Predicted 3D model of RNase P RNA and transfer RNA as a complex of 446 nucleotides. Its mean pLDDT, the model's own confidence on a scale to 100, is 77. It holds a member of the Rfam family "Bacterial RNase P class A". Rfam classes the family as a ribozyme.
[in-house]
RNA sequence: GGAGUUGGCCAGACAAUCGCUGCGCUCAGGCGUGGAGGAAAGUCCGGGCUCCAUGGGCAAGGUGCCAGGUAACGCCUGGGGGGCGCGAGCCCACGGAAAGUGCAACAGAAAGCAAACCGCCUGCCUCACCUUCAUCGGUGGGGUCGGUAAGGGUGAAAGGGUGCGGUAAGAGCGCACCGCGCCGGUGGUAACACUCGGCGGCACGGCAAACCCCACCCGGAGCAAGACCAAAUAGGGGAGCAAGCGGCUCUUGAGCCGUCCGCGUGGCCCGCGCGUGCUCCCGGGUAGGUCGCUUGAGGUGCGUGGCGACGCGCAUCCCAGAUGAAUGAUUGUCCUCGACAGAACCCGGCUUAUCGGCCGACUCCCAUC
RNA sequence: GGGCCAUUAGCAAAGCGACCCAAUGCGCUCCCCUGUCGAGGGAGAGAUCGUCCUUUUGAAUCCGACAUGGCCCGCCA
Numbered sequence: 001g002g003a004g005u006u007g008g009c010c011a012g013a014c015a016a017u018c019g020c021u022g023c024g025c026u027c028a029g030g031c032g033u034g035g036a037g038g039a040a041a042g043u044c045c046g047g048g049c050u051c052c053a054u055g056g057g058c059a060a061g062g063u064g065c066c067a068g069g070u071a072a073c074g075c076c077u078g079g080g081g082g083g084c085g086c087g088a089g090c091c092c093a094c095g096g097a098a099a100g101u102g103c104a105a106c107a108g109a110a111a112g113c114a115a116a117c118c119g120c121c122u123g124c125c126u127c128a129c130c131u132u133c134a135u136c137g138g139u140g141g142g143g144u145c146g147g148u149a150a151g152g153g154u155g156a157a158a159g160g161g162u163g164c165g166g167u168a169a170g171a172g173c174g175c176a177c178c179g180c181g182c183c184g185g186u187g188g189u190a191a192c193a194c195u196c197g198g199c200g201g202c203a204c205g206g207c208a209a210a211c212c213c214c215a216c217c218c219g220g221a222g223c224a225a226g227a228c229c230a231a232a233u234a235g236g237g238g239a240g241c242a243a244g245c246g247g248c249u250c251u252u253g254a255g256c257c258g259u260c261c262g263c264g265u266g267g268c269c270c271g272c273g274c275g276u277g278c279u280c281c282c283g284g285g286u287a288g289g290u291c292g293c294u295u296g297a298g299g300u301g302c303g304u305g306g307c308g309a310c311g312c313g314c315a316u317c318c319c320a321g322a323u324g325a326a327u328g329a330u331u332g333u334c335c336u337c338g339a340c341a342g343a344a345c346c347c348g349g350c351u352u353a354u355c356g357g358c359c360g361a362c363u364c365c366c367a368u369c
Numbered sequence: 370g371g372g373c374c375a376u377u378a379g380c381a382a383a384g385c386g387a388c389c390c391a392a393u394g395c396g397c398u399c400c401c402c403u404g405u406c407g408a409g410g411g412a413g414a415g416a417u418c419g420u421c422c423u424u425u426u427g428a429a430u431c432c433g434a435c436a437u438g439g440c441c442c443g444c445c446a
Stems, first nucleotide, its partner, number of pairs: 001365010012334007020035006037340001041351002044349005049222004055270004061217004065079005080094001081092004095213002100211002102207002117152002119148003123144008160178006179202001180200005185194003226291004236282007244259007261275005298317008335338001370442007379395003387426001397413005419435003
């Protein structure tokens, strides 16, 4: 100098004038002070908060190497294993296919209890040739019963690899090395690793983002939650009176039994509870208003423990809270000329969108000292 | 705030792991028929299956993210 990896940060600045809105002060006019984001977004996860439910079972859903962090998580950190990259580094839904079921088009002989198309080889039959006096024998061709997974060819995938031996030809058939599996040992909290020891010739192909199995986690709803004040209409509860459908009993207007269906228990089943008309009384709810509402797993600084995520201690700060819903407009100056986008109960994450710029750490290549 | 669905040729619409470089109907193009048009008959073209990924030997189909469009619920009225 070039190329790249990674972790953070900023998100035009300043001033003037006029507005909007929360809060405080003021009799009032007015004054003071606060006023969007890193994603406020998608609503994909996890919680707080609030109400309902809280009997049993099933189903459904989610997560999925190990350890830690955390209020919790599908998040984060560190590690293991696998893959990519020369490297810094990046990526991985990464439990189980020796429980079961299922799937694999086309091609190919054969695709899951393996399989013989070509090829190779023994035997038998036969033909031709060579040899022999002849038989025997040899070479080649054809047929046939078999053997064979080394070679060819097909496929995403063909039941370990290389070599030597062996064999009629072959084959873990035998052996050596490599690989694999099981048991043990060692190291590690563990996942796992090992230049460790023994056993086994190999028994175990792929797909679980196919059903499934295993382990673990899960009650439901959402601030229109919910609490308080509080109209009219409609509806609810209590009391009194009357009373649905079917059957039975008789004391003839009562008793007993059954009853479909609907509703609630947020998906299903069981279980449990409720059920009609008129009059009177009573208390809720809705419209409207007030609260919930912003002080919080909070920010900043310092110290401290930890590789880290993060924890602990001290000090300090208060930083939007509307409900027809505020956060804007104009002007001036400057620069590198300004992206994506705007709160609506609140947090922790993830994901997605985003003009540019700054800082730190690191890698590779080239040149020079 | 909560729940659900759809996206395939110009239009409608089937297919839900290989049979699919994707069926069918209307429309479109060409030919025949007709004096001409229509109808009818025959032939043909037209699809990156909304976008980007993942799993798989293989994806319109499975998984995830995103985009667009639509529907439903939230009182006793």